The prediction has a mean pLDDT of 81.
This is a predicted structure of a 72-nucleotide RNA (transfer RNA) from a Chloroflexota bacterium.
Rfam family: tRNA.
The source organism's lineage runs through Bacteria, Bacillati and Chloroflexota.

RNA sequence: GGGCCCGUAGCUCAACGGCAGAGCAGUCCCCUCAUAAGGGAUUGGUUGAUGGUUCGAAUCCGUCCGGGCCCA
Numbered sequence: 001g002g003g004c005c006c007g008u009a010g011c012u013c014a015a016c017g018g019c020a021g022a023g024c025a026g027u028c029c030c031c032u033c034a035u036a037a038g039g040g041a042u043u044g045g046u047u048g049a050u051g052g053u054u055c056g057a058a059u060c061c062g063u064c065c066g067g068g069c070c071c072a
Stems, first nucleotide, its partner, number of pairs: 001071007010024004018055001026042005048064005
C1' cells in the first nucleotide's frame, strides 16, 4: 500500500429497514448469625464520527477514525 471483517449500556452480545434489548456487573430491598448462592425492584445508550438514500436507518450507500485477519 491492497483486500476482508468488526465498532450498539461498565463487560459480553442481540435487534438483519418499523417503539434500542438481554445476560453479567452497579444500586436498593428480602433471605442469612454473617458471607456466598438465591428471590424482588431499579439505574444505565450521541448504536465510533460525518454526510447521503428513505415516510422511516443500529441496519442500506460514500468518506473518515479506531481495532483485528490475510496478501505484498